[in-house]
């Protein structure tokens, strides 16, 4: 140097081109209890890696970049 494969909430991941982008897990708040823990309700945290282009409509498609990974010489 080439080849694939990942980039999504603080963390782990999910998400058929179409409702406001969700799950656990974490922050704060509250119930609950004599007082804890566990549970139960609320809450808060996302320029969907980045720039184009494709469509009425992009996280999805499609090129090009930059990061990790893996694998070939």
């Nucleotide at each position: 140097a080439c080849u694939u494969a990942a980039a999504u909430a603080g963390c782990u991941c999910a998400g058929c081109g179409g409702u406001u982008a969700g799950a656990g897990u974490u922050u704060g708040g509250g119930a609950c209890u004599g007082a804890a823990a566990a549970u139960c309700c609320u809450u808060a945290a996302g320029u969907c890696a980045g720039u184009a282009g494709u469509u009425c409509a992009a996280a999805u498609c499609u090129a090009c970049u930059u990061u990790u990974a893996a694998g070939u010489a």